[in-house]
Context: one part of a larger RNA
RNA sequence: CUGGGCGUAAAGCGCGCGUAGGCGGCUUGUUAAGCAAGAUGUGAAAGCCCAGGGCUCAACCUUGGAACUGCAUUUUGAACUGGUAGACUAGAGUACUGUAGAGGGUGGUGGAAUUUCCAGUGUAGCGGUGAAAUGCGUAGAGAUUGGAAGGAACAUCAGUGGCGAAGGCGACUCCCUGGCCAAAGACUGACGCUCAUGUGCGAAAGUGUGGGUAGCGAACAGGAUUAGAUACCCUGGUAGUCCACACCGUAAACGCUGUCUACUAGCUGUUUGUGGAUUUAAUCCGUGAGUAGCGAAGCUAACGCGAUAAGUAGACCGCCUGGGGAGUACGGCCGCAAGGUUAAAACUC
Numbered sequence: 001c002u003g004g005g006c007g008u009a010a011a012g013c014g015c016g017c018g019u020a021g022g023c024g025g026c027u028u029g030u031u032a033a034g035c036a037a038g039a040u041g042u043g044a045a046a047g048c049c050c051a052g053g054g055c056u057c058a059a060c061c062u063u064g065g066a067a068c069u070g071c072a073u074u075u076u077g078a079a080c081u082g083g084u085a086g087a088c089u090a091g092a093g094u095a096c097u098g099u100a101g102a103g104g105g106u107g108g109u110g111g112a113a114u115u116u117c118c119a120g121u122g123u124a125g126c127g128g129u130g131a132a133a134u135g136c137g138u139a140g141a142g143a144u145u146g147g148a149a150g151g152a153a154c155a156u157c158a159g160u161g162g163c164g165a166a167g168g169c170g171a172c173u174c175c176c177u178g179g180c181c182a183a184a185g186a187c188u189g190a191c192g193c194u195c196a197u198g199u200g201c202g203a204a205a206g207u208g209u210g211g212g213u214a215g216c217g218a219a220c221a222g223g224a225u226u227a228g229a230u231a232c233c234c235u236g237g238u239a240g241u242c243c244a245c246a247c248c249g250u251a252a253a254c255g256c257u258g259u260c261u262a263c264u265a266g267c268u269g270u271u272u273g274u275g276g277a278u279u280u281a282a283u284c285c286g287u288g289a290g291u292a293g294c295g296a297a298g299c300u301a302a303c304g305c306g307a308u309a310a311g312u313a314g315a316c317c318g319c320c321u322g323g324g325g326a327g328u329a330c331g332g333c334c335g336c337a338a339g340g341u342u343a344a345a346a347c348u349c
Base pairs, nucleotide, nucleotide: 003321004320005319006318007303008302012317014201015200016199017198021194022193023192025088027086028085029084030083031082033081034080035077036076037075038074039073040072041071042070049065050064051063052062053061054060091191092188093187094186097182098181103177104176105175107173108172109171110154115149116148117147118146119145120144121143125136126135162169163168206247207246208245209244210243211242215241216240220236221235222234223233258316259315260314261313262312263311266294267293268292269291270290271289272288273287274286275285276284277283278281298305299304322349323348324347331342332341333340334339
């Protein structure tokens, strides 16, 4: 170097962009690096192998041959790979015309509810629980009516519905902005796929500075429960949750299923385009892009997967190699810290 694997047994990086590298459509000419054939040189001897010979045989020794699958030079070939020059349009992209959408960012606006405050009515309880108590209330609570303030979240619509690479995104609206898709078929002409290193994004919690704080609520305090109760239940309640800027870089970051491409029975629902037909309808027949439920072949240890594959193949990357020790120690890098990342061994079963 070579093997077998990665939905659930160990194993797909959380997700993009993208450098080197790897791989790459169709066609014509050319080249001859790879590739193929021939020739020449070399490939020490010994050893191995084959055929003989010598020690009485053998081991051993010895002669000859073969082999040394390699390398260099040279001649030839041109299918394939590569290089080079040109052409093409099926991959990819651009332009035009449109559709749908909680895709992203800034600003503005709205209603319901909770809480607090003010005022009115009104009187003895309220609250909470399995039952209670702490707590609130005659200094007038709770209830109810009117008003005000402030913060956070947006009921119904709502849907195995939509959008986004993932994380994720849900009131209305102006502005700015990304992507997908369809139809027609104008333009470019392989511009492509994947991607080590790199770089960007990345829930929640946490961190720094400055704001904000209605509700909820780690920590904390009290009341209960209990043998105890540093809990579960109750009354409070600080960080936090919110905003701006800057960090952190992790999750059961899950479809526990990397990305791209091609091919391989059907049936049903749904979202959103588009074409056609007529009987113009709750109609029918096609054709795309999603998203779900079954299911043929096939695959699978089974469960199950099954055109959104875990089927049949190809390209490239990542990862695994018995359990524990351990995702730990040490070292490096990153971080304000918390810690993250890379990542062993002894020993043991």
Molecule: small-subunit ribosomal RNA, central domain
Organism: uncultured prokaryote